[in-house]
Context: one part of a larger RNA
Molecule: small-subunit ribosomal RNA, 5' domain
Organism: metagenome
RNA sequence: GGAUGAACGCUAGCGGCAGGCCUAACACAUGCAAGUCGAGGGGUAACGAUGGUUUCGGCCAGGCGACGACCGGCGCACGGGUGAGUAACGCGUAUGCAACCUGCCUCUAACUGAGGGAUAGCCCGAAGAAAUUCGGAUUAAUACUUCAUAAUAUCCUAAAUUCGCAUGUUUUUUAGGAUUAAAGCUCCGGCGGUUAGAGAUGGGCAUGCGUACCAUUAGCUUGUUGGUGAGGUAAAGGCUCACCAAGGCAACGAUGGUUAGGGGGCCUGAGAGGGUAAUCCCCCACACUGGUACUGAGACACGGACCAGACUCCUACGGGGGGCAGCAGUGAGGAAUAUUGGUCAAUGGGCGAAAGCCUGAACCAGCCAUGCCGCGUGCAGGAUGAAUGCCCUAUGGGUUGUAAACUGCUUUUCUACAGGAAGAAACCCAUGCUCGUGAGCGUGGCUGACGGUACUGUAGGAAUAAGCAUCGGCUAACUCCGUGCCAGCAGCCGCGGUAAUACGGAGGAUGCAAGCGUUAUCC
Numbered sequence: 001g002g003a004u005g006a007a008c009g010c011u012a013g014c015g016g017c018a019g020g021c022c023u024a025a026c027a028c029a030u031g032c033a034a035g036u037c038g039a040g041g042g043g044u045a046a047c048g049a050u051g052g053u054u055u056c057g058g059c060c061a062g063g064c065g066a067c068g069a070c071c072g073g074c075g076c077a078c079g080g081g082u083g084a085g086u087a088a089c090g091c092g093u094a095u096g097c098a099a100c101c102u103g104c105c106u107c108u109a110a111c112u113g114a115g116g117g118a119u120a121g122c123c124c125g126a127a128g129a130a131a132u133u134c135g136g137a138u139u140a141a142u143a144c145u146u147c148a149u150a151a152u153a154u155c156c157u158a159a160a161u162u163c164g165c166a167u168g169u170u171u172u173u174u175a176g177g178a179u180u181a182a183a184g185c186u187c188c189g190g191c192g193g194u195u196a197g198a199g200a201u202g203g204g205c206a207u208g209c210g211u212a213c214c215a216u217u218a219g220c221u222u223g224u225u226g227g228u229g230a231g232g233u234a235a236a237g238g239c240u241c242a243c244c245a246a247g248g249c250a251a252c253g254a255u256g257g258u259u260a261g262g263g264g265g266c267c268u269g270a271g272a273g274g275g276u277a278a279u280c281c282c283c284c285a286c287a288c289u290g291g292u293a294c295u296g297a298g299a300c301a302c303g304g305a306c307c308a309g310a311c312u313c314c315u316a317c318g319g320g321g322g323g324c325a326g327c328a329g330u331g332a333g334g335a336a337u338a339u340u341g342g343u344c345a346a347u348g349g350g351c352g353a354a355a356g357c358c359u360g361a362a363c364c365a366g367c368c369a370u371g372c373c374g375c376g377u378g379c380a381g382g383a384u385g386a387a388u389g390c391c392c393u394a395u396g397g398g399u400u401g402u403a404a405a406c407u408g409c410u411u412u413u414c415u416a417c418a419g420g421a422a423g424a425a426a427c428c429c430a431u432g433c434u435c436g437u438g439a440g441c442g443u444g445g446c447u448g449a450c451g452g453u454a455c456u457g458u459a460g461g462a463a464u465a466a467g468c469a470u471c472g473g474c475u476a477a478c479u480c481c482g483u484g485c486c487a488g489c490a491g492c493c494g495c496g497g498u499a500a501u502a503c504g505g506a507g508g509a510u511g512c513a514a515g516c517g518u519u520a521u522c523c
Base pairs, nucleotide, nucleotide: 001523002522003521004520006519007518008517009516010515013375014374015373016372017371018370019368020367021333026331027330028329030328031327032326035074036073037072040071041070043067044066047065048064050061051060052059053058081286082285083284090211091210092209093208094207095206096205097204100203101202105199106198107197108196109195110194111193112192113147114146115145116144123136124135125134126133127132153179154178155177156176157175158174159173160172163168184191185190212258213257214256219249220248221247224246225245226244227243228242229241230240231239261283262282263281264280265276266275267274268273288309289308290307291306292305311322312321313320314319339365341364342363343362347361348359349358350357351356378409379408380407381406389399390398391397392396414460415459416458417457418456419455423450428445429444430443431442432441433440434439467512468511469510470509471508472493473492474491478507479506480505481504482503488495489494
């Protein structure tokens, strides 16, 4: 000098863009953050419409719009948070899988036949303070299940062929045998379902190289290292197990300890390098602590389950409930870090045929000079160089200083009033054309949280707007007064003991400027 997720002191007019718990992965009141589908189903607790009835209070009717709870499907493994753990194939980079999986989506081929028994809900009853649970009767499905049909799927047998470093019957082909599937809804247009193959996407596994400090850590290891076989997995593998062998790692740093999420990046530097890991993006790990699996295409699952523990809440003492490292917010810690805001208008996600619903993702607004950038606080003229202040060699001179007054001008900003966006085009509705199982295109309509915001115009009037630090040398900028080794200053050298340009004040000056200094850290 540059830089910062900064803090502190003094000061402060505006706007744009960004950023905002670095500490206690400490504990959390309250609200919200994941639902959706009635075009799968039985149905009807609300609301509405309609009809009937009525003593005018009401009552009845799932036939309708809709729809609480329930069964079922898809989603909840995404999105969002945090960095505790991890020195590791975790990450980065480059390869491999002849050792693998992949819901939704796209393409291709084939199929979608016939039955059955339950169960939630509803109804009846019971236990309990509650959470909730139990018994009986009855009912449906795209829930469950049996049979049929079926191969290019799976398995077995046999043969040929091909490939590979190799384990390998890997690939291809042929023959024979065995096993296994489906679900309906419909406005009749369609939407679904099953099997197989291919693709796309997303993952899994393995390997080369790179990846902090300490040798005041020198030896470490028994599933340990390898083999055979089996089990397990989507899949290779001591991943697990039985048996056999005695290996394996290490001064090219094993083992142990300490510290730490990794990278793209960011800061600095001419570069090499050094430092760093906030925001944004990719990967990983975690979700009160530890463990376990279930479901599922995918989890060993932040707002799922079970067990144990700590903490906390309710209790009728028998027993139950909870998990903000989601968004706000509270307490605590701390030098220190924001609103218990608005909207789904856009973008994206889930579900749905769609309308649509949900979305603290997202988009916006609020707070903060935290940073960067931009603008303003006027401009021109104006010398009896006015007055005050300060200084001096003091009837005077210097400085403040064109500064002020005064005259003219302008209105960025400001105040008031008026107009007022882009972001919106789709979906959908209506309609036309091409055209004809279906799609494409055109025209019109609908939709804005931000926001009456940005922006524009009119009027008014210099009107609303400057500080902070420093002035001995380094280092730009000097005098007076006070103090008297005191009070104090200080980054280093050093100032202060009676003429202090170094302390405190004043006048003046210098530097930067809505900021300026100090502190901390890095180059």